[in-house]
Order: sequence, then C1' cells, then structure tokens
RNA sequence: CAACCAUCAAGAGCGGCUGAGAGAUCUGGCUCGUUGACGCCGCAGCAACCAUCAUCCGGUGGAUUCCCUUCAGGGACUCGACCGGCGAGGGUGCUACCGCCAGAAGCGAUGGAGC
Repeated sequence: CAACCAUCAAGAGCGGCUGAGAGAUCUGGCUCGUUGACGCCGCAGCAACCAUCAUCCGGUGGAUUCCCUUCAGGGACUCGACCGGCGAGGGUGCUACCGCCAGAAGCGAUGGAGC
C1' cells in the first nucleotide's frame, strides 16, 4: 500500500516515570481513571502466527533387502519424504471489559506472504 491469506468470545501483571484523560474513528450506551487510568521503560507472564532445531509418538504414501505364499498377494528390517502432536530457544504479537456493547464506514489490529 482501495493488493492477498489467516485470526480477533480462551489465556496472561507487577515495578519505575509521567499526570488527565482513556477503552482505534463517528453516534448512543457501558466501563476504566488523581486510591494515578492511557502512554513510555524494565522485568515477568500468556499464546503458538512464522522460520529453525532436537527427541519421541501417531498417520500417509515411497524405496532397498529378506521371508511366506494358494502367485493374487501378505509380513518383517532399514532408509529417506510429507502431515499432525509434545518440547526448546529465536522473530513478532499480546497481558480490564467479546475489536467493551449496538449501529455506520472501501473500518481497525496482529501475524504471514508480496510489491
């Protein structure tokens, strides 16, 4: 970025700084906030989008070798591929309320891929 895909009802807070508004925008509500919100920084945590690694588990189909055989097939070992799960650290993200709720809008946020 009038370009694409996925997700947005689960989960996870303390400290320091600051000082008046904040929950994206508009309208209406509701809520948070001088007992310091929002924001910034630090630490901690949550989650598992992306890539990586390791080990194990499950699945799919393939190859080599061997065995059985009623000759149609069946079984076993090993190897490597893909998918899923568990885990770790990395790149992000997130940590009041369902994106706070309803309505509106070619809305927004985050991740991935692209230009």